Small-subunit ribosomal RNA, central domain from an uncultured bacterium, 349 nucleotides, folded computationally. The coordinates come from a structure-prediction model, not an experiment, and the mean pLDDT is 87. RNAcentral holds the full RNA, with entries from ENA and Greengenes. It matches the Rfam family "Bacterial small subunit ribosomal RNA". Gene Ontology terms of the family: structural constituent of ribosome and ribosome.
[in-house]
Context: one part of a larger RNA
RNA sequence: CUGGGCGUAAAGGGUGCGUAGGCGGUUUGGUAAGUUGGAUGUGAAAUACCCGGGCUUAACUUGGGGGCUGCAUCCAAUACUGUCGGACUUGAGUGCAGGAGAGGAAAGCGGAAUUCCUAGUGUAGCGGUGAAAUGCGUAGAUAUUAGGAGGAACACCGGUGGCGAAGGCGGCCUACUGGGCACCAACUGACGCUGAGGCUCGAAAGUGUGGGUAGCAAACAGGAUUAGAUACCCUGGUAGUCCACACCGUAAACGAUGAUUACUAGGUGUUGGAGGAUUGACCCCUUCAGUGCCGCAGUUAACACAAUAAGUAAUCCACCUGGGGAGUACGACCGCAAGGUUGAAACUC
Numbered sequence: 001c002u003g004g005g006c007g008u009a010a011a012g013g014g015u016g017c018g019u020a021g022g023c024g025g026u027u028u029g030g031u032a033a034g035u036u037g038g039a040u041g042u043g044a045a046a047u048a049c050c051c052g053g054g055c056u057u058a059a060c061u062u063g064g065g066g067g068c069u070g071c072a073u074c075c076a077a078u079a080c081u082g083u084c085g086g087a088c089u090u091g092a093g094u095g096c097a098g099g100a101g102a103g104g105a106a107a108g109c110g111g112a113a114u115u116c117c118u119a120g121u122g123u124a125g126c127g128g129u130g131a132a133a134u135g136c137g138u139a140g141a142u143a144u145u146a147g148g149a150g151g152a153a154c155a156c157c158g159g160u161g162g163c164g165a166a167g168g169c170g171g172c173c174u175a176c177u178g179g180g181c182a183c184c185a186a187c188u189g190a191c192g193c194u195g196a197g198g199c200u201c202g203a204a205a206g207u208g209u210g211g212g213u214a215g216c217a218a219a220c221a222g223g224a225u226u227a228g229a230u231a232c233c234c235u236g237g238u239a240g241u242c243c244a245c246a247c248c249g250u251a252a253a254c255g256a257u258g259a260u261u262a263c264u265a266g267g268u269g270u271u272g273g274a275g276g277a278u279u280g281a282c283c284c285c286u287u288c289a290g291u292g293c294c295g296c297a298g299u300u301a302a303c304a305c306a307a308u309a310a311g312u313a314a315u316c317c318a319c320c321u322g323g324g325g326a327g328u329a330c331g332a333c334c335g336c337a338a339g340g341u342u343g344a345a346a347c348u349c
Base pairs, nucleotide, nucleotide: 004320005319007303008302012317014201016199017198021194022193023192025088026087027086028085029084030083031082033081034080035077036076037075038074039073040072041071042070049065050064051063052062053061054060091191092188093187094186095184098181103177104176106174108172109171110154115149116148117147118146119145120144121143125136126135162169163168206247207246208245209244210243211242215241216240220236221235222234223233258316259315260314261313262312263311266294267293268292269291270290271289272288273287274286275285276284298305299304322349323348324347331342332341333340334339
C1' cells in the first nucleotide's frame, strides 16, 4: 500500500464555522470527456511460451507460430457519470401567524446565612476531638437582643425537567440579542452534505496589570496521632477562589460512542407544540420535535446496544497497527512563564 478496524481490547479530533477537495434530489434535450464495442497502425530483435530442425542425447543452437494486459487515430453506442441548456418541488432556505426555555451579554434590586464592628443583657467558660491539646475568654468570650459594614453564593420550587455546538448555564426584574420547535404551504428553486489546511469558542488550575477579600483554603505555622507522620484529625492561615481587561488552550473536555441522510417489531414515562373528539383548559385518539426506561429481529468476544443503534446501507473527515523506551529526545511553531502542539530512534521484552 491493499486490507481490517475505532463504546470497554490500539484507535472519534474538546467544539463549531468554513476554504480547497470528495460526494450529491426528480425530469427533459444537446454534447460525447469518462464508459462500452469495432477497425487500422504501433507494441524492434533477443529472452520467455507452443510446434518442429541440427550437433549420438542434453545443455547449446536454429526455423515457424501465438501472445505482449499498453498507446495513438478513426467509426459507432448513449444506460450511468461528467459538461452545457430547459423544467420541477419532496432536500435546503425564506415568509405569515404561534409558543417553551438556568441560551448569551449588560445594568439594577432582594432575602436567608457566615464573618467583623458598635451597644444592651449576662457570667465562666467556649471551641474542638476517637480522646485531647494548640486556640479564644474576667482587658468580660461563648450564648442572646438591637443596629451597622462588607463580600460571596442563590435554600424551597428542582425534576434520568429545560436551554446551548461543546465548555457550560439556576434568586428577582428591565432593555439588547442568538438558536431551536410546531402549524400553514405564500415565495426561492438543489441554493445540499462533509470538510485537509485555516479561523472561532473552549471547565478547573495557572500567568500579567489594576481592584476586591465575608466564607473556604494549596503553601506555611502550631497541636495531636505515630516507631516515624514532611499525611489523614484539630486550631490558625497566605496565594487563590470574586471583578475588569489580556494570556494560557489543556481535562476521565465521557455517551470513553465524529457529522449527515434513509430504512428496520413493540411497550411505557416525561418536556414543548399541532390536529381530532368533547360543553370543556381534564381524560382519550392521532402526529411532530426532544429526553428516559424496558424489549424483538439483527449485531457483539462478552458485557451490552437495540428508531437517541453498537442493526441495515450510503457520503465525507479524524484516528489505530504488540508492550516498554515515550507523549520522552531533537527540530519547528505557539506562549511573559508554566508549558502546549507536532513527534522519533537506539535499546529491550